[in-house]
Context: one part of a larger RNA
RNA sequence: CUGGGCGUAAAGUGCGCGUAGGCGGGGCUCUAAGUCGGGCGUGAAAGCCCCGGGCUCAACUCGGGGAGGCCGCUCGAUACUGGAGCCCUUGAGGGCGGGAGAGGGUGGUGGAAUUCCCGGUGUAGCGGUGAAAUGCGUAGAUAUCGGGAGGAACACCAGUGGGGAAGCCGGCCACCUGGCCCGUCCCUGACGCUGAGGCGCGAAAGCGUGGGGAGCGAACCGGAUUAGAUACCCGGGUAGUCCACGCCCUAAACGAUGCGCACUAGGUAUGGGGGGCUGACCACGCUCUCCGUGCCGAAGCUAACGCGUUAAGUGCGCCGCCUGGGUAGUACGGCCGCAAGGCUGAAACUC
Numbered sequence: 001c002u003g004g005g006c007g008u009a010a011a012g013u014g015c016g017c018g019u020a021g022g023c024g025g026g027g028c029u030c031u032a033a034g035u036c037g038g039g040c041g042u043g044a045a046a047g048c049c050c051c052g053g054g055c056u057c058a059a060c061u062c063g064g065g066g067a068g069g070c071c072g073c074u075c076g077a078u079a080c081u082g083g084a085g086c087c088c089u090u091g092a093g094g095g096c097g098g099g100a101g102a103g104g105g106u107g108g109u110g111g112a113a114u115u116c117c118c119g120g121u122g123u124a125g126c127g128g129u130g131a132a133a134u135g136c137g138u139a140g141a142u143a144u145c146g147g148g149a150g151g152a153a154c155a156c157c158a159g160u161g162g163g164g165a166a167g168c169c170g171g172c173c174a175c176c177u178g179g180c181c182c183g184u185c186c187c188u189g190a191c192g193c194u195g196a197g198g199c200g201c202g203a204a205a206g207c208g209u210g211g212g213g214a215g216c217g218a219a220c221c222g223g224a225u226u227a228g229a230u231a232c233c234c235g236g237g238u239a240g241u242c243c244a245c246g247c248c249c250u251a252a253a254c255g256a257u258g259c260g261c262a263c264u265a266g267g268u269a270u271g272g273g274g275g276g277c278u279g280a281c282c283a284c285g286c287u288c289u290c291c292g293u294g295c296c297g298a299a300g301c302u303a304a305c306g307c308g309u310u311a312a313g314u315g316c317g318c319c320g321c322c323u324g325g326g327u328a329g330u331a332c333g334g335c336c337g338c339a340a341g342g343c344u345g346a347a348a349c350u351c
Base pairs, nucleotide, nucleotide: 003323004322005321006320007305008304012319014201015200016199017198021194022193023192025088026087027086028085029084030083031082033081034080035077036076037075038074039073040072041071048066049065050064051063052062053061054060091191092188093187094186095184096183097182098181099180103177104176105175106174107173108172109171110154115149116148117147118146119145120144121143125136126135162169163168206247207246208245209244210243211242215241216240220236221235222234223233258318259317260316261315262314263313266296267295268294269293270292271291272290273289274288275287276286277285300307301306324351325350326349333344334343335342336341
């Protein structure tokens, strides 16, 4: 450089915003850069093709003719692309009217439960296991009743449900705040898609400073088990788990499936909205429609499994990535980090 690929074989960046770039709706006019055509120039020799000659042939070689990409000048064509101008509304955005939601942030607040403390009742055990023991308990435990403290998490509702770009988000209330859907078809008039770098977000664990600490619980200490038991089981238990602020930046960050647009049978269930029919209203039922979430499946695709209008079907645009296994996500270098480490990422050798 090119080909084929990326759900499970190697391969979709964890997710978003967006720079450069690439790509880009409909009509008319102009332009003629790309594009296409004609003419001219250039295109050394050798080489190539044709004709002929010379070495006995051929290779080789000599003579003649021809072709020849890029490129330059010039004339022309205008479908497509580009450039300029004017216009359009279907893409995109906005207005207006409705709507659902664990979307985010801050403050407050509620009950259940565990633990601890105080008091009452009460007495000989409780706890734990496969069975036990360590442990707790006559300094009165467990059980039970009343009171109090504190931290963390929110049973039922709850869904095959909803929201969010992803990570994720679940008691209740208020405030601040992002996005989305439907209806109307009122406004702008291509304002769009993607996105190398860049910037931001990013579970858990971990780190820094300060706070908090009920339960749980790496490490650790005991008790068991066992040949041993640095485990599984049991009794304890520190960091941590929680809060504030600052870092870290990873993951089976998964749909193991990048984003956008268009097109290609349906059936069924469910969440949000709108229209019609029935209906006195509501509810319910039937039906059409837009958006979402599942299941089953035409065609088609697939190595198979399976996917199948939420595509892994049929196409287009843009980005990322793969190219046999091990060595190795290692070494070295660079960048980032307080550190832990992260990102980038080989080779020798070997099969």